About this RNA: Model confidence (mean pLDDT): 78 of 100. A computed fold for a 96-nucleotide RNA, annotated as TPP riboswitch aptamer (THI element).
RNA sequence: GCCACAUCGAAGGGGUGCUGCACUUUUGCGGCUGAGAUUAUACCCUAUGAACCUGAUGCGGAUAAUGCCGCCGUAGGAAACGGAUGCCUGAAAACA
Numbered sequence: 001g002c003c004a005c006a007u008c009g010a011a012g013g014g015g016u017g018c019u020g021c022a023c024u025u026u027u028g029c030g031g032c033u034g035a036g037a038u039u040a041u042a043c044c045c046u047a048u049g050a051a052c053c054u055g056a057u058g059c060g061g062a063u064a065a066u067g068c069c070g071c072c073g074u075a076g077g078a079a080a081c082g083g084a085u086g087c088c089u090g091a092a093a094a095c096a
Base pairs, nucleotide, nucleotide: 001087005086006085007084008082009081011046012045013044014043016040017032018031019030020029021028022027052077053076054075058071059070060069061068
């Protein structure tokens, strides 16, 4: 010194879909993808910002089906700090 990279603290911002069976009033139990599918105080993200939203009832490819994958995307938005620690850099002093 929040210049670089990380960890930590604690503040804040997010998303929670598709499908099968049963019950059908509520709902419950499974399967798929994923960090996370409103089982969480969990998971992810905070300008280093693709966490997340808009575009979007978008386009192409797969799938039992779904942003499942890719494009869109150098697009437009999007939520704060603290040297607390590692660490980084420099100066002075002392010693050799």
Rfam family: TPP riboswitch aptamer (THI element). Rfam links the family to the GO term thiamine pyrophosphate binding. From the family's description: Vitamin B(1) in its active form thiamin pyrophosphate (TPP) is an essential coenzyme that is synthesised by coupling of pyrimidine and thiazole moieties in bacteria.